Context: one part of a larger RNA
RNA sequence: CUGGGCGUAAAGCGCGCGUAGGCGGCUAUGCAAGUCAGGUGUGAAAGCCCGCGGCUCAACCGCGGUUUUGCAUCUGAAACUGCAUGGCUUGAGUGCAGGAGAGGGGAGUGGAAUUCCCGGUGUAGCGGUGAAAUGCGUAGAUAUCGGGAGGAACACCAGUGGCGAAGGCGACUCUCUGGCCUGUUACUGACGCUGAGGCGCGAAAGCUAGGGGAGCGAACAGGAUUAGAUACCCUGGUAGUCCUAGCCGUAAACGCUGGGUACUAGGUGUAGGCAGUGUAGAGCUGUCUGUGCCGCAGCUAACGCAUUAAGUACCCCGCCUGGGGAGUACGGUCGCAAGGCUGAAACUC
Numbered sequence: 001c002u003g004g005g006c007g008u009a010a011a012g013c014g015c016g017c018g019u020a021g022g023c024g025g026c027u028a029u030g031c032a033a034g035u036c037a038g039g040u041g042u043g044a045a046a047g048c049c050c051g052c053g054g055c056u057c058a059a060c061c062g063c064g065g066u067u068u069u070g071c072a073u074c075u076g077a078a079a080c081u082g083c084a085u086g087g088c089u090u091g092a093g094u095g096c097a098g099g100a101g102a103g104g105g106g107a108g109u110g111g112a113a114u115u116c117c118c119g120g121u122g123u124a125g126c127g128g129u130g131a132a133a134u135g136c137g138u139a140g141a142u143a144u145c146g147g148g149a150g151g152a153a154c155a156c157c158a159g160u161g162g163c164g165a166a167g168g169c170g171a172c173u174c175u176c177u178g179g180c181c182u183g184u185u186a187c188u189g190a191c192g193c194u195g196a197g198g199c200g201c202g203a204a205a206g207c208u209a210g211g212g213g214a215g216c217g218a219a220c221a222g223g224a225u226u227a228g229a230u231a232c233c234c235u236g237g238u239a240g241u242c243c244u245a246g247c248c249g250u251a252a253a254c255g256c257u258g259g260g261u262a263c264u265a266g267g268u269g270u271a272g273g274c275a276g277u278g279u280a281g282a283g284c285u286g287u288c289u290g291u292g293c294c295g296c297a298g299c300u301a302a303c304g305c306a307u308u309a310a311g312u313a314c315c316c317c318g319c320c321u322g323g324g325g326a327g328u329a330c331g332g333u334c335g336c337a338a339g340g341c342u343g344a345a346a347c348u349c
Base pairs, nucleotide, nucleotide: 003321004320005319006318007303008302012317014201015200016199017198021194022193023192025088026087027086028085029084030083031082033081034080035077036076037075038074039073040072041071042070049065050064051063052062053061054060091191092188093187094186095184096183097182098181099180103177104176105175106174107173108172109171110154115149116148117147118146119145120144121143125136126135162169163168206247207246208245209244210243211242215241216240220236221235222234223233258316259315260314261313262312263311266294267293268292269291270290271289272288273287274286275285276284277283298305299304322349323348324347331342332341333340334339
C1' cells in the first nucleotide's frame, strides 16, 4: 500500500454548524500540469528467464535475446481531469403570494385535583392488605359543606396526528424568534455535497450557590412476609423532583440503520398544501411534501428490507478486524467532585 465489512453476528460519532481537505452541473475558447503517443539518453556487469554452444553429461563456463515495469529530456495530441477567461440555468439560494404546526425564549392568566390551615354539620371509627399490622382518630379523625394558602402537573380534545438536527416539545393569551411546505418563475448564476481538527446543542441522574417544596419519593425508620428478607407489599419520610444562574456531557442518546444525489413494479391509509372537476358542500381526479401498513423485482446467513431500501450506482466522513483481561491500567486532557474523553499490555481460552 492492499481486502472484506458496519439493522440483529465486531462495527454509524447522541445531534448539528462549519475550517482544512476530498468530490463536484451544462457550454465555448485557450494553456498543456495530470493523461496519452513517438524519439533520444540513462536504467553497470554478473545473476534470474529463453535459445544456441564448450568441457564425454551435469555442476560450471561462453555467446545472443528477453527483461530492467523507472527517471530525465525533446516533439506531438487535446477526449477526459486540472488551470485561465467568457457564457448558460436544470443544482443551490433570493424575492413575491399563501399555508400548517405540543419548534424555541420571555411575560401573564385559568380551571380540575391532591395536601395543609380556619369555620359549620356530625360520631366512632378511618386507613391499608392476599390477610394484617405499624399509622391516624373522642385533644373529635374519616365523611360532608363553606372560606383560605401553596406548589406541581395540564384530564377530555389525542390520532403508527403534528413540529424539531438530535435531546425533545402538549391548558390559554400576549410578545420576541428559528425552520418547513405550496404556488409563481421575477432575481443571483454552480454560489454545491461532505466534513479530519474546531465550535455549539445535548434526556435523566448528579454537582455549586440562592430560592421553593403540594404531591411523589432514592437513602432512612417502622409494620408485614419469610428459614432469613439489608427486597417485592404497607405506614411514614430526607435528598431530589420545581425556579434562577453556572457546571456535568452521559444513555437501549434506538429506526440498535451517518449525510448527499440520481435511478428502480404496484396496492392501501393518513397529515399539510396546490390545481382541475363538481350546483354550494360532500366527493372525485391529478400533483408536491411528510408519515404508516402490505407487497414484486432485487438484496439478505436467515429474520427481514423493499421509492422513508437493508435494491442499483457515485461522492465525503465515522467505525470494525476472535472471546476474556477491559472500556481496566498507565500517560495525557477536561471536570468543583462524581467522573468523562483518549485507551493498551502481560496472561489466558
A computed fold for a 349-nucleotide part of an RNA from an uncultured low G+C Gram-positive bacterium, annotated as small-subunit ribosomal RNA, central domain.
RNAcentral holds the full RNA, with entries from Greengenes.
The coordinates come from a structure-prediction model, not an experiment, and the mean pLDDT is 88.